[in-house]
RNA sequence: UGCUUAUCAAGAGUGACCGAGGGACCAGGCCCAAUGACGUCCGGCAACCUCCUAUUGGAAAGGUGCCACAUCCUGCAGAAUGAACAUUUCAUUCUGAAAGAUAAGUC
Numbered sequence: 001u002g003c004u005u006a007u008c009a010a011g012a013g014u015g016a017c018c019g020a021g022g023g024a025c026c027a028g029g030c031c032c033a034a035u036g037a038c039g040u041c042c043g044g045c046a047a048c049c050u051c052c053u054a055u056u057g058g059a060a061a062g063g064u065g066c067c068a069c070a071u072c073c074u075g076c077a078g079a080a081u082g083a084a085c086a087u088u089u090c091a092u093u094c095u096g097a098a099a100g101a102u103a104a105g106u107c
Base pairs, nucleotide, nucleotide: 002106003105004104005103006102007101008100013042015041016040017039021032022031023030026075027074028073029072043067044066045065047064048063049062050059051058052057071099076096077095078094079093080092081091082090083089084088
């Protein structure tokens, strides 16, 4: 890097340092940010592995991970409802896909 499987509306700071952008990429939207975001450290959480237990429970020692907003929302396809109309367009909701993230496994 590729592939497979599972999950993605739960949870997690009144701390220190830093100093301008940040929320993956592109586009549109909506947000966060000098009352200091992002990042780093400390701290914390507990998703997977793990550990204890033997109940659908606990731990945080270890390997990863995570700690604004649903993966922040939409983008593609289908369905329902509504609106405007010229058989099309728009809006909302739902389902699925795609893309992405994380874990475990595998070549």
Source information: A computed fold for a 107-nucleotide RNA from Bacillus methanolicus PB1, annotated as SAM riboswitch aptamer (S box leader). It was read from a public genome assembly, where an Rfam model found it. Taxonomically the source falls in Bacillus methanolicus (Bacteria, Bacillati, Bacillota, Bacillaceae). The prediction has a mean pLDDT of 83.